Notes
The RNA shown here (Glycine riboswitch aptamer) has 110 nucleotides and comes from an uncultured Pseudomonadota bacterium. Of the family's consensus pairs, 90% are formed in the model. It was read from a public genome assembly, where an Rfam model found it. The coordinates come from a structure-prediction model, not an experiment, and the mean pLDDT is 77.
RNA sequence: CAAGACAUGUCCGGAGAGAUCGUGAGGCUGGUGCAUUGAAGCUCCAGUACGCGCGACGCCGAAGGCGCAACCCGCCCGGAAACGCUCAGGCAAAGAAACGGCAUGGUCUC
Numbered sequence: 001c002a003a004g005a006c007a008u009g010u011c012c013g014g015a016g017a018g019a020u021c022g023u024g025a026g027g028c029u030g031g032u033g034c035a036u037u038g039a040a041g042c043u044c045c046a047g048u049a050c051g052c053g054c055g056a057c058g059c060c061g062a063a064g065g066c067g068c069a070a071c072c073c074g075c076c077c078g079g080a081a082a083c084g085c086u087c088a089g090g091c092a093a094a095g096a097a098a099c100g101g102c103a104u105g106g107u108c109u110c
Stems, first nucleotide, its partner, number of pairs: 006105004011101003018057001020056005026050001027048005033042002058091003064087001065085003071079002
């Protein structure tokens, strides 16, 4: 100097599948009535993908987890998928996201 591995990052790219149904308490909007000088406030009704809790059914795989084992290795040990499962997670957008790129950092080998 270069390469590999590792760590870090308001950095860049990054798939799939219900904005499902029921229900509860709220938020917001409109109306009604009470109250008031006028408001604030309160009652009731309606609307609302504004989120949240609970329940039901359906679905997805690329956090994590579990399983199979082609393969690596002379053998053992050990490692081992984007395959399988769907416990967990997820099913508008946003966010997150395996993985890839870039930047930075020190370490190891030659």